Predicted 3D model of a 524-nucleotide part of an RNA (small-subunit ribosomal RNA, 5' domain) from a wastewater metagenome. The RNAcentral record of the full RNA draws on SILVA.
[in-house]
Context: one part of a larger RNA
RNA sequence: GAUUGAACGCUGGCGGCAUGCUUAACACAUGCAAGUCGAACGGUAGCAGGCCCUUCGGGGUGCUGACGAGUGGCGGACGGGUGAGUAACGCGUAGGAAUCUGCCCAGUAGUGGGGGACAACCCGGAGAAAUCCGGGCUAAUACCGCAUACGCCCCAUGGGGGAAAGAGGGGGACCUUCGGGCCUCUCGCUAUUGGAUGAGCCUGCGUCGGAUUAGCUAGUUGGUGGGGUAAUGGCCUACCAAGGCGACGAUCCGUAGCUGGUCUGAGAGGACGAUCAGCCACACUGGGACUGAGACACGGCCCAGACUCCUACGGGAGGCAGCAGUGGGGAAUAUUGCACAAUGGGGGAAACCCUGAUGCAGCAAUGCCGCGUGUGUGAAGAAGGCCUGCGGGUUGUAAAGCACUUUCAAUUGGAAAGAAAAGGGGUUGGCUAAUACCCGACCAUCUUGACGUUACCUUUAGAAGAAGCACCGGCUAACUCCGUGCCAGCAGCCGCGGUAAUACGGAGGGUGCAAGCGUUAAUC
Numbered sequence: 001g002a003u004u005g006a007a008c009g010c011u012g013g014c015g016g017c018a019u020g021c022u023u024a025a026c027a028c029a030u031g032c033a034a035g036u037c038g039a040a041c042g043g044u045a046g047c048a049g050g051c052c053c054u055u056c057g058g059g060g061u062g063c064u065g066a067c068g069a070g071u072g073g074c075g076g077a078c079g080g081g082u083g084a085g086u087a088a089c090g091c092g093u094a095g096g097a098a099u100c101u102g103c104c105c106a107g108u109a110g111u112g113g114g115g116g117a118c119a120a121c122c123c124g125g126a127g128a129a130a131u132c133c134g135g136g137c138u139a140a141u142a143c144c145g146c147a148u149a150c151g152c153c154c155c156a157u158g159g160g161g162g163a164a165a166g167a168g169g170g171g172g173a174c175c176u177u178c179g180g181g182c183c184u185c186u187c188g189c190u191a192u193u194g195g196a197u198g199a200g201c202c203u204g205c206g207u208c209g210g211a212u213u214a215g216c217u218a219g220u221u222g223g224u225g226g227g228g229u230a231a232u233g234g235c236c237u238a239c240c241a242a243g244g245c246g247a248c249g250a251u252c253c254g255u256a257g258c259u260g261g262u263c264u265g266a267g268a269g270g271a272c273g274a275u276c277a278g279c280c281a282c283a284c285u286g287g288g289a290c291u292g293a294g295a296c297a298c299g300g301c302c303c304a305g306a307c308u309c310c311u312a313c314g315g316g317a318g319g320c321a322g323c324a325g326u327g328g329g330g331a332a333u334a335u336u337g338c339a340c341a342a343u344g345g346g347g348g349a350a351a352c353c354c355u356g357a358u359g360c361a362g363c364a365a366u367g368c369c370g371c372g373u374g375u376g377u378g379a380a381g382a383a384g385g386c387c388u389g390c391g392g393g394u395u396g397u398a399a400a401g402c403a404c405u406u407u408c409a410a411u412u413g414g415a416a417a418g419a420a421a422a423g424g425g426g427u428u429g430g431c432u433a434a435u436a437c438c439c440g441a442c443c444a445u446c447u448u449g450a451c452g453u454u455a456c457c458u459u460u461a462g463a464a465g466a467a468g469c470a471c472c473g474g475c476u477a478a479c480u481c482c483g484u485g486c487c488a489g490c491a492g493c494c495g496c497g498g499u500a501a502u503a504c505g506g507a508g509g510g511u512g513c514a515a516g517c518g519u520u521a522a523u524c
Stems, first nucleotide, its partner, number of pairs: 001524004006520005013371006019364002021329001026327003030324003035074003040071002043067002047065003050061004081282003090207007099199002104195008112146001114144002121136006152161003166187006174181002208254003215245003220242008257279004261272004284305005307318004335361001337360003343357001344355004374404004384395004408465001410460001413457002418451001423445001425443006468513005473494003479508005489496002
């Protein structure tokens, strides 16, 4: 000199854009943060409507819109947080072969016919509660056989094995038990091939300090058989062999998430790894598996432990390193805000629902950037202050005065863009038996904004509302007076102060930065 997620002191007008627990991975009150689908299903607790009955109090009926609880599907493995652990194939980079991959895309082939249950519900029981038990009824895209098998799997002449589920819209003939069958379209379902995406595994090289850590290792190193996994492999197991690593630093100890990058520097390098992005690890502590395409799963389960809470003492409940917020720690770090309008995600055919992701707003000069606090004129060089050699000098065109301007803030009114869709209507193309339905394109139409009293423009008024901080001995730009008298004090280094202190304190003046200025800490 540059820099910082900074803090502290004094001061503080506005805006834009960023950033904001670096400490206790300490403990957490409260609210919210993951649901959705009735176009899978049996149904109807509550609400609204229709119908029926009514003693006018009400009652009945799932018929309709919808829908609590339940069965079922998909999603809760994403998104969000944190950096405790980890010196490791964890990360970075370059490769590899023995793998899996829901939803998505493309292709091929199917979607036939049956069965038995279990919730909900009803009845009964146990318990303070959490919840649990017994009996009975019932549906499905839940579950299980049978049939079929282009691909597929096993075995290799033969042969053997294995699947599925329906739902919704519309409809001309024909049939009908009046429910529908049947046809068609859409969404699903099954098997398989390929792709895409995601993930698992292996390897070369690189990746902090300590030798006052020199030896380490028995599943250890390799082989064979077996097991296990989606898959290779001591991953596991039995047997056999005795190997494997190490001064090119093994092992041990300490420290640490890694990277793109950030800061500095002419560069080489050094230091760091906040925000943003990629990867990894973790979710009260330790362990474990279940489900699933995917987890050994932050807001799932089980066990153990510590802690907190409820209890009828028998037993139960919980996990903010999600967003806010509280206590605590600390020099120190924000609102228990608004909205799903946009972007994205989950579910759904869609409408839509959910979304503390996200978009915004609030707080903080924490940082960067921009603007303002007036402009011109004005010498009687006013008054006052300070200095003085008493003549004057300086503050100083500075003020006053005069003439203007009105950014920003205040006030009045107007006013974009962020919004494209979806929906209903029309015209067409496709599908089809069809002019239904459905899908695609186009046209006009109708709406949808949290921010928001938005940006921006404009009206009105008036210099009106807006300057401080540090320093002035040398380094280092900037000097005098008074007070003090080795005292009080200053100080980054040299050093000042003991009666004329440009170095302490005050004043006048000056210098440097400026909504900041200094100090402290840290890095180069």